Context: one part of a larger RNA
């Protein structure tokens, strides 16, 4: 830009993906075979690699989370803290993101076939799967399964709304499990969208101050305390105010009015 001015739900022309493999057990030491050996068919189990999704578990990261700790400087000093030293170092770690983790998947069959195996059957009184005709038959092919998909310009369908008293969209703003930016999703006071606050999950691991014990280093009580980023819930306290912009075709016929001829 097109497609009927929109919104929602869709059909599927077409495109892409998937389709895997191994081992074990039973059938059965059966059929077969002198023996050695050793099945088809069918049933079940375990796994490998691959793919997708996810974070409950395990594990990793987690540089504005918590604690410990060294050196030094500073807050006058003690105590308590702050800065710097690879995040100073060390031990842990929420959310998120991850795999080594978890879950799921390759099922079921249909069609037409290949090699191959057949039926009926002449040419050629026989024979012959073939010449006419009719079957079976593979992880391959076309479907079934999964994903995208009407720019499929043949631009589809359904439902609802609207046509200027205007459906809807955009911009702006609060934002996100969405994201380079556009885009997409949630919301904009008729409001839980983000922040704050409260409660809570979870993390760290018993804060500071005071008191007690000890000459002291230190220990104990208050105390599973204090602190806490991203998780969950609640709550209009703060910010989404008021407003703005865009926005829907062409042709024909009939009638009426007016004007001109």
């Nucleotide at each position: 830009c097109g497609u009927c001015g929109a919104a929602a739900u869709u059909u599927g022309a077409g495109a892409g993906g998937g389709c895997u493999c191994g081992c074990c057990u039973c059938u059965a030491g059966u059929a077969c075979g002198a023996g050695a050996g050793g099945a088809c068919c069918g049933a079940g189990g375990c796994g490998a690699a691959u793919a997708a999704a996810c974070c409950u578990c395990u594990a990793g990261u987690g540089u504005a989370c918590c604690a410990g700790u060294u050196g030094u400087c500073c807050u006058g000093c003690c105590a308590a803290g702050g800065g710097c030293a690879u995040c100073g170092c060390u031990g842990g770690g929420u959310a998120g993101c991850u795999a080594u983790g978890u879950u799921u998947a390759g099922u079921u069959u249909g069609g037409a076939u290949a090699a191959g195996c057949g039926c009926u059957g002449a040419a050629a009184g026989c024979a012959u799967a073939u010449a006419a005709g009719c079957g079976c038959g593979a992880a391959a092919c076309c479907g079934u399964c999964c994903u995208c998909a009407a720019g499929a310009u043949u631009a589809g369908a359904u439902u609802u709304c609207a046509u200027u008293u205007g459906a809807g969209a955009c911009a702006c703003c609060u934002u996100c499990g969405a994201g380079a930016c556009g885009a997409g999703g949630a919301g904009g006071u008729u409001g839980a969208u983000a922040g704050g606050c409260u409660c809570u999950a979870g993390g760290u691991g018993u804060a500071a101050g005071u008191c007690c014990c000890g000459u002291a280093a230190g220990g104990g009580a208050u105390u599973g305390a204090g602190c806490c980023g991203a998780g969950g819930a609640g709550u209009a306290c703060u910010a989404a105010u008021c407003g703005g912009u865009c926005g829907a075709u062409u042709u024909c016929u009939a009638c009426a009015a007016c004007c001109a001829u």
Record summary
Large-subunit ribosomal RNA, domain VI from a Patescibacteria group bacterium, 261 nucleotides, folded computationally. Its Rfam family is "Bacterial large subunit ribosomal RNA". Gene Ontology terms of the family: ribosome and structural constituent of ribosome. Lineage of the source: Bacteria > Bacteria candidate phyla. Model confidence (mean pLDDT): 84 of 100.